[in-house]
RNA sequence: CUAAAUGUUUUCUAGGGUUCCGCAACAAUUAAGUUGGUCUGGUCCAAGGGAAAACUCACGUUAGACGUGCCACGGACGGAUAAAAGCCUAGGAGAU
Numbered sequence: 001c002u003a004a005a006u007g008u009u010u011u012c013u014a015g016g017g018u019u020c021c022g023c024a025a026c027a028a029u030u031a032a033g034u035u036g037g038u039c040u041g042g043u044c045c046a047a048g049g050g051a052a053a054a055c056u057c058a059c060g061u062u063a064g065a066c067g068u069g070c071c072a073c074g075g076a077c078g079g080a081u082a083a084a085a086g087c088c089u090a091g092g093a094g095a096u
Stems, first nucleotide, its partner, number of pairs: 007055006015045002020042002022039001023036004057069004071091001073094001078088002
């Protein structure tokens, strides 16, 4: 840019770890450090199957900036980031 599709984005939550901040302990004395996430927290990451919005798209319409837009049981190995996770792998493999 095009397309229009089990669409895109934003804000948050369940949850997540520890790069930074904070906190704690240790060590130290003019200036910075070491360790700890088995530290409640702030920054940060975060759901297809969690929440709320905005935009697009399709269809309908009494042609209105109006209405509708279904279903969704589900591993693991592995991957990224400082690290991990319901993140990605994955509406996968499987199951019915």

This is a predicted structure of a 96-nucleotide RNA (Guanidine-I riboswitch aptamer) from Oceanobacillus piezotolerans. The sequence was found by an Rfam model in a public genome assembly. Lineage of the source: Bacteria > Bacillati > Bacillota > Caryophanales > Oceanobacillus.